[in-house]
Context: one part of a larger RNA
RNA sequence: CGGAGGAAAUUUGAGGAGAGCUGUCCUUAGUACGAGAGGACCGGGAUGGACGUACCAAUGGUGCACCAGUUGUCGUGCCAACGGCAUAGCUGGGUAGCUAAGUACGGACGGGAUAAACGCUGAAGGCAUCUAAGCGUGAAGCCCCCUUCAAGAUAAGAUUUCCCAUACCAUAAGGUAGUAAGGUCCCAUGCAGACUACAUGGUUGAUAGGCCGGAGGUGUAAGUGCAGUAAUGUAUUUAGCUGACCGGUACUAAUAGACCGAGGG
Numbered sequence: 001c002g003g004a005g006g007a008a009a010u011u012u013g014a015g016g017a018g019a020g021c022u023g024u025c026c027u028u029a030g031u032a033c034g035a036g037a038g039g040a041c042c043g044g045g046a047u048g049g050a051c052g053u054a055c056c057a058a059u060g061g062u063g064c065a066c067c068a069g070u071u072g073u074c075g076u077g078c079c080a081a082c083g084g085c086a087u088a089g090c091u092g093g094g095u096a097g098c099u100a101a102g103u104a105c106g107g108a109c110g111g112g113a114u115a116a117a118c119g120c121u122g123a124a125g126g127c128a129u130c131u132a133a134g135c136g137u138g139a140a141g142c143c144c145c146c147u148u149c150a151a152g153a154u155a156a157g158a159u160u161u162c163c164c165a166u167a168c169c170a171u172a173a174g175g176u177a178g179u180a181a182g183g184u185c186c187c188a189u190g191c192a193g194a195c196u197a198c199a200u201g202g203u204u205g206a207u208a209g210g211c212c213g214g215a216g217g218u219g220u221a222a223g224u225g226c227a228g229u230a231a232u233g234u235a236u237u238u239a240g241c242u243g244a245c246c247g248g249u250a251c252u253a254a255u256a257g258a259c260c261g262a263g264g265g
Stems, first nucleotide, its partner, number of pairs: 001152001005163007015149004021049007033038001051106005059100004066093005071086006110144003117137004164264001166177004182260004186202005207253003210249005216242003223236005
């Protein structure tokens, strides 16, 4: 821009893409078959491999603004307590998120038309013949079935709901302006994201931060008392601190506003 007014939702599916794998074991059955050795079809069940999709409850990894320990050195006047630097100084753990080696699930079942092949009926050609007319069975393959995108499918589909028929210029069409439903800019943001888009919210508000409470993590802070010459231990103390997680709370910031957007062959 189009889709014969303008919008908001919900959809159909022409067409496209994806997927499509397979082993072993048990049973049927040591049966059919075979002199024996050996050893099935068909059918039923179990369990794997590789691959794929999703996810983070559990197992782990990571976790550079979480917690603790610790070395050297510099600083806060000194002690104590802290801070900086040294690969994040090193070490031990670890929330959310992201993840696999982890968890769950998938290939199926079924239908249709067929290939090779096997048939029925059956002439030409009194017989015979699966074929010439006609009718069947038949594959991991084909078309559906499964997942997903999808009406620019210009053949532009469908359903529901909302807004309405103002002004000016022209008057055959049309053009311009302000609006309606609705939308955008702008702002607070996100587990959404390269940008855009998408999603939530904008005071009639829990959108982010802060604060409060909790979960989870770390592992018992500082100060003080007591014991010890001291290192240190112990009590206060399952303490103190705590990023992303959960819930609450308008304290801070989403103010104020601007713009677009129908009049219908």
Molecule: large-subunit ribosomal RNA, domain VI
Organism: uncultured Clostridia bacterium